This is a predicted structure of a 91-nucleotide RNA (THF (Tetrahydrofolate) riboswitch aptamer) from Abyssisolibacter fermentans.
RNA sequence: CAGAGUAGACAAGAAGCGUUAAGUGUUAAGGGAUGGGAGGUUGCCCUUAAACGAAAGGAUUUAUUCCUGCGGUUUCUUGUUGCUGCCGCUG
Numbered sequence: 001c002a003g004a005g006u007a008g009a010c011a012a013g014a015a016g017c018g019u020u021a022a023g024u025g026u027u028a029a030g031g032g033a034u035g036g037g038a039g040g041u042u043g044c045c046c047u048u049a050a051a052c053g054a055a056a057g058g059a060u061u062u063a064u065u066c067c068u069g070c071g072g073u074u075u076c077u078u079g080u081u082g083c084u085g086c087c088g089c090u091g
Base pairs, nucleotide, nucleotide: 001091002090003089008081009080010079011078012077013076014075015074016073017071018070019069026050027049028048029047030046031045032044036087037086039084040083056068057067058066059065
């Protein structure tokens, strides 16, 4: 001098969950994890409380069924992107 490497984010595919409303998102409080190490938040996750809030339809043997949708929905895989002050690793 150069590089590697996180939690996550976005897109696609697959399989699910809900549609008798959970989930997602918002606010407040508390807590946790977070490139290899010890820390760290304006990023991420969990818990509690509050407010807000939806797209259902068809078939049918009327069931704990099937199909098509819908949800700022969940998980996995792939691709792209990807921490900060100190120390470390590789060339």

The prediction has a mean pLDDT of 83.